[in-house]
Context: one part of a larger RNA
RNA sequence: GAGCGAACGCUGGCGGCGUGCUUAACACAUGCAAGUCGAGUGCGCGGUUGUAGCAAUACAACUGGCGCACGGCGCACGGGUGAGUAACACGUGGGCAACCUGCCCUCCAAUGGGGGAUACCCCCGCGAAAGCGGGACUAAUACCGCAUGACAUUCCCGGGACUUCGGUUCUGGGACUCAAAGGCCGCAAGGUCGUUGGAGGAGGGGCCCGCGCCCGAUUAGCUAGUUGGUGAGGUAACGGCUCACCAAGGCUAUGAUCGGUAGCCGGUCUGAGAGGAUGGCCGGCCACACUGGAACUGAGACACGGUCCAGACUCCUACGGGAGGCAGCAGUGGGGAAUCUUGCGCAAUGGGCGAAAGCCUGACGCAGCGACGCCGCGUGGGGGAUGAAGCUUCUCGGAGUGUAAACCCCUUUCGACCCGGACGAAACGCCCGCAAGGGCUUGACGGUACGGGUAUAAGAAGCCCCGGCUAACUACGUGCCAGCAGCCGCGGUAAGACGUAGGGGGCCAGCGUUGCUC
Numbered sequence: 001g002a003g004c005g006a007a008c009g010c011u012g013g014c015g016g017c018g019u020g021c022u023u024a025a026c027a028c029a030u031g032c033a034a035g036u037c038g039a040g041u042g043c044g045c046g047g048u049u050g051u052a053g054c055a056a057u058a059c060a061a062c063u064g065g066c067g068c069a070c071g072g073c074g075c076a077c078g079g080g081u082g083a084g085u086a087a088c089a090c091g092u093g094g095g096c097a098a099c100c101u102g103c104c105c106u107c108c109a110a111u112g113g114g115g116g117a118u119a120c121c122c123c124c125g126c127g128a129a130a131g132c133g134g135g136a137c138u139a140a141u142a143c144c145g146c147a148u149g150a151c152a153u154u155c156c157c158g159g160g161a162c163u164u165c166g167g168u169u170c171u172g173g174g175a176c177u178c179a180a181a182g183g184c185c186g187c188a189a190g191g192u193c194g195u196u197g198g199a200g201g202a203g204g205g206g207c208c209c210g211c212g213c214c215c216g217a218u219u220a221g222c223u224a225g226u227u228g229g230u231g232a233g234g235u236a237a238c239g240g241c242u243c244a245c246c247a248a249g250g251c252u253a254u255g256a257u258c259g260g261u262a263g264c265c266g267g268u269c270u271g272a273g274a275g276g277a278u279g280g281c282c283g284g285c286c287a288c289a290c291u292g293g294a295a296c297u298g299a300g301a302c303a304c305g306g307u308c309c310a311g312a313c314u315c316c317u318a319c320g321g322g323a324g325g326c327a328g329c330a331g332u333g334g335g336g337a338a339u340c341u342u343g344c345g346c347a348a349u350g351g352g353c354g355a356a357a358g359c360c361u362g363a364c365g366c367a368g369c370g371a372c373g374c375c376g377c378g379u380g381g382g383g384g385a386u387g388a389a390g391c392u393u394c395u396c397g398g399a400g401u402g403u404a405a406a407c408c409c410c411u412u413u414c415g416a417c418c419c420g421g422a423c424g425a426a427a428c429g430c431c432c433g434c435a436a437g438g439g440c441u442u443g444a445c446g447g448u449a450c451g452g453g454u455a456u457a458a459g460a461a462g463c464c465c466c467g468g469c470u471a472a473c474u475a476c477g478u479g480c481c482a483g484c485a486g487c488c489g490c491g492g493u494a495a496g497a498c499g500u501a502g503g504g505g506g507c508c509a510g511c512g513u514u515g516c517u518c
Base pairs, nucleotide, nucleotide: 001518002517003516004515006514007513008512009511010510013377014376015375016374017373018372019370020369021335026333027332028331030330031329032328035073036072037071040070041069042068043067044066045065046063047062048061049060050059051058052057080288081287082286090212091211092210093209094208095207096206099205100204101203104201105200106199107198108197109196110195111194112146114144115143122135123134124133125132126131152177154175155174156173157172158171159170160169161168162167182193183192184191185190214260215259216258221251222250223249226248227247228246229245230244231243232242233241263285264284265283266282267278268277269276270275290311291310292309293308294307313324314323315322316321341367343366344365345364349363350361351360352359353358380410381409382408383407390401391400392399393398414459416454417453418452419451420450424445429440430439431438432437462507463506464505465504466503467488468487469486473502474501475500476499477498483490484489
């Protein structure tokens, strides 16, 4: 000098865009943050209609309007944090002839015929509660056999091509393994959404390898599933991943092992560069979800707002037993030099479910607070005296403040008030139409931005410094005191260095100080 997620002191007019717990991965009151589908299904309630009846009511049909339950999909995304991790975690370049892939796209084929349960509801019981047990009933796109079944899988037999000789691929024949046959519209024909098997694609993931990746030798030896083999198990898959047996190996001064520190990268800061430092916001990857461990379900998890076990903590309890997990968005306490609203909206973008209407969405879009940062604007402009007053200084003549003010003329940004007032919105959907196309509807921000108008110089300047470095000097007070100080150093009676005043210099809605990096 430049920079910062900054803090502190003094000061503070406006706007735009960003940004805001760096500390206790400390503990959390309250609300919200993941649901949706009635066009898969049952029951209860409600509503409408019909029949009977004077009525209460009973029965039947229709209706997803409400609730519960079964079922499907989602909940593995999105959002948070950086604790752990020195590792194939990450970056980069490759490999898988050792692999998986729901929803989506393309293509081929199929969707036949049956069965047995069960939740909700009802009855009984236990419990303070959380909840649990028993009996009886019922449905399905829930569940289970059977048939068909190969171009698909596995195994066996035969042939061709390639080959790193492990195998890969094409083709002929024989054994094993499916379906929701469902919903909706329609008089029907049929249409549409589904379902099943297979091949391929796209996107996503898993595994392996080369290279790169901090400090310490006052850490020099480390290792028993350890290193390799055979066989088996396991996995989507290779593998000592796991196990049995066999062998005795494997790593290390090119730093093993141990200890410390740390999420990694694109990038960011600095620097002429080389380099050094750094990884906050945004984007990619990883890891974690009170602490530790485990599996279940599933295409996908060893699962933040799922389950089980153990532990610590908090809460409820009838003392027998239960409930909970903000490193989601707000917010609270605490820690700290220090870091925000318990806001509005799904209008847009994106996501989940749904045929759709739509519902959900603290993702997101906005608003609020903080000069925390960057950028822009204003606090007026022109004229105006050998020059008011005040203040300061003085050799008492004067000099400075100083065109500064007053005064005259002008302008009206920002702010105030009045009027108008958006873009972001085009779709989905609905209506018309054979189609092309046309029309209707939807805005949190917001009466905001912006435009026009009215009135007035009116409402808007501070901070640091002035001994040298370093730009800017006098007076008084003080008297090695009080104090200053980044370094050199000032202060002990005339201090340009302390304090105040006048004046001056610098920057300016900021200015200084501190901390950290180059």
A computed fold for a 518-nucleotide part of an RNA from a metagenome, annotated as small-subunit ribosomal RNA, 5' domain. It matches the Rfam family "Bacterial small subunit ribosomal RNA". The full RNA is in RNAcentral, with records from SILVA.